[in-house]
Context: one part of a larger RNA
RNA sequence: UGACGGGGGCCCGCACAAGCAGCGGAGCAUGUGGUUUAAUUCGACGCAACGCGAAGAACCUUACCUGGGCUUGACAUGGGCCGGAAAACCGUGGAAACACGGUCCCCCGCAAGGGUCGGUUCACAGGUGGUGCAUGGCUGUCGUCAGCUCGUGUCGUGAGAUGUUGGGUUAAGUCCCGCAACGAGCGCAACCCCUGUCCUAUGUUGCCAGCGAGUAAUGUCGGGGACUCAUAGGAGACUGCCGGUGACAAACCGGAGGAAGGUAGGGAUGACGUCAAGUCAGCAUGCCCCUUACGUCCAGGGCUACACACGUGCUACAUUGGCCGAUACAAAGGGCUGCCAAGCAGUAAUGCGGAGCGAAUCCCAAAAAGUCGGUCUCGGUUCGGAUUGAGGGCUGAAACUCGCCCUCAUGAAGGUGGAGUUGCUAGUAAUCGCGAAUCAGCAACGUCGCGGUGAAUACGUUCCCGGGCCU
Numbered sequence: 001u002g003a004c005g006g007g008g009g010c011c012c013g014c015a016c017a018a019g020c021a022g023c024g025g026a027g028c029a030u031g032u033g034g035u036u037u038a039a040u041u042c043g044a045c046g047c048a049a050c051g052c053g054a055a056g057a058a059c060c061u062u063a064c065c066u067g068g069g070c071u072u073g074a075c076a077u078g079g080g081c082c083g084g085a086a087a088a089c090c091g092u093g094g095a096a097a098c099a100c101g102g103u104c105c106c107c108c109g110c111a112a113g114g115g116u117c118g119g120u121u122c123a124c125a126g127g128u129g130g131u132g133c134a135u136g137g138c139u140g141u142c143g144u145c146a147g148c149u150c151g152u153g154u155c156g157u158g159a160g161a162u163g164u165u166g167g168g169u170u171a172a173g174u175c176c177c178g179c180a181a182c183g184a185g186c187g188c189a190a191c192c193c194c195u196g197u198c199c200u201a202u203g204u205u206g207c208c209a210g211c212g213a214g215u216a217a218u219g220u221c222g223g224g225g226a227c228u229c230a231u232a233g234g235a236g237a238c239u240g241c242c243g244g245u246g247a248c249a250a251a252c253c254g255g256a257g258g259a260a261g262g263u264a265g266g267g268a269u270g271a272c273g274u275c276a277a278g279u280c281a282g283c284a285u286g287c288c289c290c291u292u293a294c295g296u297c298c299a300g301g302g303c304u305a306c307a308c309a310c311g312u313g314c315u316a317c318a319u320u321g322g323c324c325g326a327u328a329c330a331a332a333g334g335g336c337u338g339c340c341a342a343g344c345a346g347u348a349a350u351g352c353g354g355a356g357c358g359a360a361u362c363c364c365a366a367a368a369a370g371u372c373g374g375u376c377u378c379g380g381u382u383c384g385g386a387u388u389g390a391g392g393g394c395u396g397a398a399a400c401u402c403g404c405c406c407u408c409a410u411g412a413a414g415g416u417g418g419a420g421u422u423g424c425u426a427g428u429a430a431u432c433g434c435g436a437a438u439c440a441g442c443a444a445c446g447u448c449g450c451g452g453u454g455a456a457u458a459c460g461u462u463c464c465c466g467g468g469c470c471u
Stems, first nucleotide, its partner, number of pairs: 007471007015461002019424005026315008034306002042053002064301007073124001077123007088103006106115003126290002129288003135284002137279003140275001142273001147186006153162003166177003192267004197235007207224002211222003238261001241255005317417001321376007333364003338357002343352003383414001388409007430453007
């Protein structure tokens, strides 16, 4: 000077408390440990590993295993020598890769020559082999916490201190006052994006108030720019105004007006640093190691195993419910190797069909919870749907290992979950559906977005956890 204390003071945070919904029990999904295995590739391990890398493991991917091949090589550049196009096609062997045999045979240039290819040879290629404790880059974390520093001056022999402490105040080292300090930088805040109100401009593919036409019906047509909406540009919020409190300050409390009030609500934005944190398997890279193999090609298998243990989820245990019928109201997205309408067939998955749309025009598209009516009546049930049998559908060379979906049958555990533990303060929790990326298909119940319905509670800071300042 820091760090630490079951020392003290002050102050924050869903940290506790007050509430609501969960997890921990069940079944399944998924990740991990363990075990097994020829292999179950590798990494990640308190918070900050475990629905994580993986926004898609049947083959491929793929790095692992078994077996079969190749050796200047699957890929790059250059040199020497030789040959000639190469690619391709056919035959035999083969699981394929590949091997052997045969057929065929080039372009540019007047030309020298060049391009392209094979064989051989030499340099070399190649390595998801090791080291994240040799590294770059990127990232997590404390933490969007309010801190971290510098110049000059002053003080101290010096390490250092001061400034940055103190009195108030703030979400904030935010601002005010004071002060041997005076200033400054990185952070805070603001500038950026979205949402919320209004104005102006522009109206097509959007809209339809008024006028006219038409229909079984529909902005369908003429037309219109009012409204909604879209796209641009502006206005608006600044403690600006009033009252009170306060040191006449900063500020705080209340009020007015206002769509919005004191950071309006979200997002992006992450200081100096910490953890030799993570990543050599995204990429790059030093050193070490392999070089007829630790490289490379192919087939099949494995990553999907299963006495068990843990994490994260989904579905439930029912009546605020299940089932059946009828009937409303979204937002945000995606679409040409695509989205696929009407119609028809099928109980259905789906098939046939082919209109429209590179999309404010057409399609995905049905929103669901909701509302109305009916039914069930407390039973392991018309709850629950695991598991299993049979039959089908789709994608794809190919669904045995190992895909998803449909129908019929089957109908398990489960009656609200011990100790413990998680999230959340408002359009939030809870609940309900919709979309997208990846993607042939899909193990998505994941992830990232979108809207619908829409609560309860916060006395307070003694205590638990994390953090800030002073001592």